[in-house]
Molecule: c-di-GMP-I-GGC riboswitch aptamer
Organism: Anaerolinea sp.
């Protein structure tokens, strides 16, 4: 280096409540653990979601409904890059 212990310290926090943002997806504070050895950070490639706006259509317009999608949003969905804490065993 690898790897990850019924050690140690320390750390994150599902889901739901409340409490604010957003059109949404979802974030963020707070309480709360389902879990996690990168559940520390990055949207590069795939996945999922969303789709104000923006083009089609449908309406006589428009309200509204269908697609489509520019952007978004998830790193706790999977590859990938990157950093980093402890040290049994092999």
């Nucleotide at each position: 280096c690898u790897c990850g212990a019924u050690a140690a310290a320390g750390g994150c926090a599902a889901a739901c409540c409340c409490g604010g943002u957003a059109a949404a997806a979802a974030c963020c504070g707070g309480g709360g653990a389902c879990g996690c050895a990168a559940a520390g950070c990055c949207a590069u490639g795939g996945a999922u979601c969303u789709a104000c706006a923006g083009c089609c259509g449908g309406u006589u317009c428009a309200a509204c409904c269908g697609g489509c999608c520019a952007g978004g949003a998830u790193a706790g969905c999977c590859a990938g890059g990157u950093u980093a804490c402890c040290g049994a065993a092999g």